[in-house]
RNA sequence: GACUUGGACGGCGAAAUACCGCCAACCUGGUCAGGAUCGAAAGAUAGCAGCCAUACGUGGUCACUGUCGAGCGUCCAGGUCCGU
Numbered sequence: 001g002a003c004u005u006g007g008a009c010g011g012c013g014a015a016a017u018a019c020c021g022c023c024a025a026c027c028u029g030g031u032c033a034g035g036a037u038c039g040a041a042a043g044a045u046a047g048c049a050g051c052c053a054u055a056c057g058u059g060g061u062c063a064c065u066g067u068c069g070a071g072c073g074u075c076c077a078g079g080u081c082c083g084u
Stems, first nucleotide, its partner, number of pairs: 001081010012069003016065001018061005028053004036045003
C1' cells in the first nucleotide's frame, strides 16, 4: 500500500407489538332519554336508540421506541498478500 473479517457509533431503507386515524344494530364495556317490568308509593331491576371507550379488522407515518436488512461513512480490533 491492496484485499478481507468482526465490533461500536452515525447515516440509509423496510416493517412492527412504536405513533396517528377509522371501525361493533345485537353477538364488547360504560352511561343509558323514551318506553318496559316489579311496587300502593318512595323506589328498584333489566335495558333499545343515542353518546363515550375499546376489541377484531383496516388506512396512514417513520418524529419517538424496539426489530430487521443492505454494508455508505468514521473509529477500534484481527487476518492475507505486496513493497521498503
This is a predicted structure of an 84-nucleotide RNA (Bacterial small signal recognition particle RNA). The coordinates come from a structure-prediction model, not an experiment, and the mean pLDDT is 77. It was read from a public genome assembly, where an Rfam model found it. It matches the Rfam family "Bacterial small signal recognition particle RNA". It is annotated as a non-coding RNA gene. Rfam describes the family as follows. The signal recognition particle (SRP) is a universally conserved ribonucleoprotein involved in the co-translational targeting of proteins to membranes.